Molecule: SAM riboswitch aptamer (S box leader)
Organism: Chloroflexota bacterium
């Protein structure tokens, strides 16, 4: 980059440098000179994957750990495709994309 697969309504920020953007894309709608990205330093949060016990159990389940990765404004901020229900506003369901993790090319 590409495909396969799990998860994605839980959680968890100071400080320093930088200056106008930022929430993936579009449309809303928010954050943002009380400081946006980005980039360092400490911190924390979570448990995907490694490591460890236990259970016949590889496959599984439970639990400890915290090395390798992620994460830390608002459900992935809402919603776009479809489909159900309603007069309607408007739910709910599924699905596209998208993030991330692990495997394969």
């Nucleotide at each position: 980059u590409u495909c396969u697969u799990a998860u994605c309504c839980a959680g968890a920020g100071a400080g320093g440098c930088g200056g106008a953007g930022g929430g993936a894309c579009c449309g809303g709608c928010c954050c943002g000179a009380u400081g946006a990205a980005g980039c360092c330093u400490c911190g924390g949060c979570a448990a995907c994957c490694a490591g460890g016990a236990c259970g016949a159990a590889a496959u599984c389940g439970u639990c400890c750990c915290a090395g390798g990765u992620g994460c830390c404004a608002a459900u992935g901020c809402c919603g776009g495709c479809a489909g159900a229900a309603g007069a309607a506003a408007u739910u709910c369901u599924g699905g596209a994309c998208g993030a991330u993790g692990a495997g394969a090319g």